[in-house]
Molecule: c-di-GMP-I riboswitch aptamer
Organism: Actinomycetes bacterium
Parts: sequence; C1' cells; structure tokens
RNA sequence: CAGCGAUAAAGGCAUACCCAUCGCGAGGUGGGGGCGCAAAGCCACGGGACUCCGAUACGAGUCAGCCGAGCCGCCGAA
Repeated sequence: CAGCGAUAAAGGCAUACCCAUCGCGAGGUGGGGGCGCAAAGCCACGGGACUCCGAUACGAGUCAGCCGAGCCGCCGAA
C1' cells in the first nucleotide's frame, strides 16, 4: 500500500414513527427518535421504483437506507 472486516478502539450516520415547515405530489429541510449501517460518506452516469401532466406518447421531477459504476475516507486483529 492492497486485500479483508474483529465480542478491538475512537467515533460517525440515523429506518419506522412523531412535531414543525416547504412542495400539486413522490419527497425535502429542522428537531425528537433508533431499526439498523464498515462507507447508511459524496455522486442522478446506468438500471430500477415512485410522483406530476396526460387517453397514450412525450416531457418534467423524486428516491443514494434498491442495485451497479465512479470519487474520497477512520482503525488494524486473524
């Protein structure tokens, strides 16, 4: 350095749900709350799911804690 991920250490994030708020909506933000997570850090590039318009098509959005890819990253047992 890489691989790997422990009954290690220091920490981190924060499902559902509740409150407030923004949005037509999916959903976002803040607070509470913790199911869990070795990338549950970043990223909408590719799939996928969802929303809006609409008869369809087309289009515009949302989701990173759905998967893949990319980038950065704590620690160091076997």